[in-house]
C1' cells in the first nucleotide's frame, strides 16, 4: 500500500428499483394457586454523505467499520 467480500429492529435472516417481513429478545394483557409453557398486542431497524431515478434497502461514486487475499 493494492485489491476482493460484507455492513437491515438488541440478536440472527428476508425484501422484481414501488407500503421494510420474520423468528428470538424486550414491554403489556389472556391462561396458571406462583412461576415456567401456550394464546393475543405492541415496541424497535437500512452504517454515514453524495448521485441516478418519479420513486434506491436495491443501482452508482467516496468515507467509516468488520473480513478475506497480494505485496
Nucleotide at each position: 500500500g493494492c485489491g476482493g467480500c460484507c455492513a437491515u429492529a438488541g440478536u440472527u435472516u428476508a425484501a422484481c428499483g414501488g407500503c421494510a417481513a420474520a423468528a428470538c429478545u424486550g414491554c403489556a394483557g389472556u391462561u396458571u394457586g406462583u412461576g415456567g409453557u401456550a394464546c393475543u398486542g405492541c415496541u424497535a431497524a437500512u452504517a454515514g454523505c453524495g448521485g441516478u431515478u418519479c420513486g434506491a434497502u436495491u443501482c452508482c461514486g467516496c468515507u467509516u467499520g468488520g473480513u478475506c487475499g497480494c505485496c
Molecule: transfer RNA
Organism: Candidatus Berkelbacteria bacterium